[in-house]
């Protein structure tokens, strides 16, 4: 320098254009002397950024940034 791939709550991941979910983690309550388990429940993300398509975009398209992978 070229291809190719991923970017969504703290963490790991789902969402093939119409309300953003899960499981761990985290606090509150209960249950124990007490932790821990186990139950109930709660808060937590303008999906990396910026354009563009579209009635509508996390979701397609460009371009830029990170990271990972292959060939130079």
């Nucleotide at each position: 320098g070229g291809g190719c791939u991923u970017g969504u709550g703290g963490u790991u991941c789902a969402u093939c254009g119409g309300c953003a979910g899960a499981a761990c983690g985290u606090c509150u309550c209960g249950u124990u002397c007490a932790c821990g388990u186990c139950g109930a429940g709660a808060a937590g993300g303008u999906a990396c950024a910026a354009g563009g398509u579209u009635c509508a975009a996390u979701u397609c398209c460009u371009u830029g940034c990170a990271g990972g992978c292959c060939c130079a």
RNAcentral holds the sequence, with entries from ENA.
A computed fold for a 72-nucleotide RNA from Candidatus Pacearchaeota archaeon RBG_13_36_9, annotated as transfer RNA.
The source organism's lineage runs through Archaea, Nanobdellati and Candidatus Pacearchaeota.
It matches the Rfam family "tRNA". About the family: Transfer RNA (tRNA) molecules are approximately 80 nucleotides in length.